[in-house]
Annotation:
The RNA shown here (c-di-GMP-I riboswitch aptamer) has 85 nucleotides and comes from Alicyclobacillus hesperidum. Of the family's consensus pairs, 90% are formed in the model. Its mean pLDDT, the model's own confidence on a scale to 100, is 79.
RNA sequence: UUAUAGAACAGGCAUACCUGGCUGAAAAGCAGGGGCGCAAAGUCACAGGUCUACGGUGAUUCACUACGACAGCUGGACUGCCUAG
Numbered sequence: 001u002u003a004u005a006g007a008a009c010a011g012g013c014a015u016a017c018c019u020g021g022c023u024g025a026a027a028a029g030c031a032g033g034g035g036c037g038c039a040a041a042g043u044c045a046c047a048g049g050u051c052u053a054c055g056g057u058g059a060u061u062c063a064c065u066a067c068g069a070c071a072g073c074u075g076g077a078c079u080g081c082c083u084a085g
Stems, first nucleotide, its partner, number of pairs: 004084003012038002017033003021030003036072001042078003046075003049070003055065004
């Protein structure tokens, strides 16, 4: 340096749920608690998928629509801690 692996150590992240306000039309995000789990549960919406539908289109109270989201849904790209060999 490359590839592989995860028994231990150090350090890291944090499901559901709860609380609070802030941002947002909503989905969702942020902060505090919590800890199901994670060796990329770090980063990127590129392909598929999912959620929402302000606005828009059709229509008559419903359908469609991402330019909004989700990286802890799958694939892909980039980067990376500890230890062992």